[in-house]
Transfer RNA from Fibrobacter sp. UWCM, 74 nucleotides, folded computationally. The same sequence occurs in records of 6 taxa. The RNAcentral record of the sequence draws on ENA, MGnify and Rfam. Rfam family: tRNA. Rfam classes the family as a transfer RNA. Taxonomically the source falls in Fibrobacter (Bacteria, Fibrobacteria, Fibrobacterales, Fibrobacteraceae).

Parts: sequence; structure tokens; C1' cells
RNA sequence: GGUCGAUUAGCUCAGUUGGUUAGAGCGCCACCUUGACAUGGUGGAGGUCACAGAUUCGAGUUCUGUAUCGACCA
Repeated sequence: GGUCGAUUAGCUCAGUUGGUUAGAGCGCCACCUUGACAUGGUGGAGGUCACAGAUUCGAGUUCUGUAUCGACCA
């Protein structure tokens, strides 16, 4: 230098053919349960879907560029 893949909550990850509120587990906070702890239960907070642009009535999803990480080729 080239090709391919990944980037979504604090962490690990889903997200179907572009469509009506962006989710799960773990973690965090509060409450219930206990003499107390652990376990368990209920509720809650937490997101510029890496960044910028394009297409579209509508983009996490399609297209282009940039950044970071990884693999391969040279």
C1' cells in the first nucleotide's frame, strides 16, 4: 500500500425485507424479603446506534468518505 471484517447502554452482545417507543444478559441505584448477609422478587436510571455526508416519505439497517481495532496479502 491492497482486500475483508468489526464499531449499538459501564461490560458482553442481539436487532428479521428500511417502518409505528432501540432491546437482552451481567453490572449500577432504590424498595420488598432476612436478626444480618447471600440468594430471590419488583421497579428505575443509563444510548448523538464510532464520526461526517448521501439516498429515501422514513436509515441502527442501503451507499460514499474518515477514524479506531483485528485478520490476510504484498